[in-house]
This is a predicted structure of a 78-nucleotide RNA (transfer RNA) from an Actinomycetota bacterium. It matches the Rfam family "tRNA". The family's RNA type in Rfam is transfer RNA.
């Protein structure tokens, strides 16, 4: 330098192909109940600029363009 994959809640991920009601799951976290306590179970809840910017559209996590970061492969140098 070129190509591919990825970036969504604290962590791990789905959703994207085929745009459409309030963006979800598991674990973790908070509160309450059960228990003498811990653990565990149950109930409720909090937590998101969907990497950044722009475009298309009535409407974008999803489509298009540019950029940033991570991983892999190749090229280059030696």
């Nucleotide at each position: 330098c070129g190509g591919g994959c990825g970036g969504u809640a604290g962590c791990g991920c789905a959703g994207c192909u085929u745009g459409g009601u309030u963006a979800g799951c598991g674990c973790a976290c908070u509160a309450g109940a059960c228990u003498g306590g811990g653990g565990g179970u149950c109930u409720a809840g909090a937590g998101g600029c969907c990497g950044c910017g722009g475009g298309u559209u009535c409407g974008a996590a999803u489509c298009c363009c540019g950029c940033c970061c991570g991983c892999c492969c190749g090229a280059c140098c030696a």
The source organism's lineage runs through Bacteria, Bacillati and Actinomycetota.